A computed fold for a 73-nucleotide RNA from a Desulfobulbaceae bacterium, annotated as c-di-GMP-I-GGC riboswitch aptamer. The source organism's lineage runs through Bacteria, Pseudomonadati, Thermodesulfobacteriota, Desulfobulbia and Desulfobulbaceae.
[in-house]
C1' cells in the first nucleotide's frame, strides 16, 4: 500500500426489555448478544422509512475521510 487467517489480545453491539427526547421514523443511557474485519466518521448520490415545515436510517447499497493488529505477500 495491499491481504483478512482453525492465529493472538482486544474492539464494536442486532432483536428484545427499562429509562428519558422526539409528531413520527427513529436517537441517547443501561441491561443484551443476532452479527461484523472498519458494524470507525461523512446524510454527498439512491433506496426505504417517517411526516406539517422538515426529517431518519451509515448494521440498505455506493461513494469519501481516517485507524489497530498480523500469518502471507
Nucleotide at each position: 500500500a495491499c491481504a483478512g487467517a482453525u492465529a493472538a489480545a482486544g474492539c464494536c453491539a442486532a432483536a428484545c426489555c427499562u429509562g428519558c427526547c422526539g409528531c413520527a421514523a427513529g436517537a441517547c443511557a443501561g441491561g443484551g448478544a443476532c452479527g461484523g474485519a472498519a458494524a470507525g466518521c461523512u446524510a454527498c448520490g439512491g433506496g426505504u422509512c417517517u411526516a406539517u415545515u422538515a426529517g431518519a436510517u451509515a448494521g440498505c447499497c455506493g461513494a469519501g475521510c481516517u485507524g489497530c493488529c498480523u500469518u502471507g505477500a
Record summary: RNAcentral holds the sequence, with entries from Ribocentre. Its mean pLDDT, the model's own confidence on a scale to 100, is 85.